Record summary:
The RNA shown here (SAM riboswitch aptamer (S box leader)) has 105 nucleotides and comes from Candidatus Viridilinea mediisalina. The prediction has a mean pLDDT of 83. It was read from a public genome assembly, where an Rfam model found it. The organism belongs to Candidatus Viridilinea, within Bacteria. It matches the Rfam family "SAM riboswitch aptamer (S box leader)". About the family: The SAM riboswitch is found upstream of a number of genes which code for proteins involved in methionine or cysteine biosynthesis in Gram-positive bacteria.

[in-house]
RNA sequence: CGCUUAUCCAGAGAGACCGAGGGACCGGCCCGAUGACGUCUCGGCAACCUUUAGGGGCUUCCCUGAAACGGUGCCAAUUCCGACAGCGACACUGGAAGAUGAGCG
Numbered sequence: 001c002g003c004u005u006a007u008c009c010a011g012a013g014a015g016a017c018c019g020a021g022g023g024a025c026c027g028g029c030c031c032g033a034u035g036a037c038g039u040c041u042c043g044g045c046a047a048c049c050u051u052u053a054g055g056g057g058c059u060u061c062c063c064u065g066a067a068a069c070g071g072u073g074c075c076a077a078u079u080c081c082g083a084c085a086g087c088g089a090c091a092c093u094g095g096a097a098g099a100u101g102a103g104c105g
Stems, first nucleotide, its partner, number of pairs: 001105008013042005021031003026082003043075003048071002050067007079097001084094003
């Protein structure tokens, strides 16, 4: 980098450094010199990997709980909202795109 698959309306911030843009892209709307974004330290959330109890299936696996030392991830706004389709609008549903995990190349 590509492919497959699962999830994305819940949850969780302080300090130090830096100094102007940031929220992926486009439109909107927000955040930001009362210092955003980013980096580091500490803290936290969650439970994908992991461990474990019970049940189902008996080759792989599935369901319901529990734990949190470790590998990731995350800690403004639903993935901030929309964008494409079902429709002519709001809403809703699905999809695309994106993010993250796991597996494969």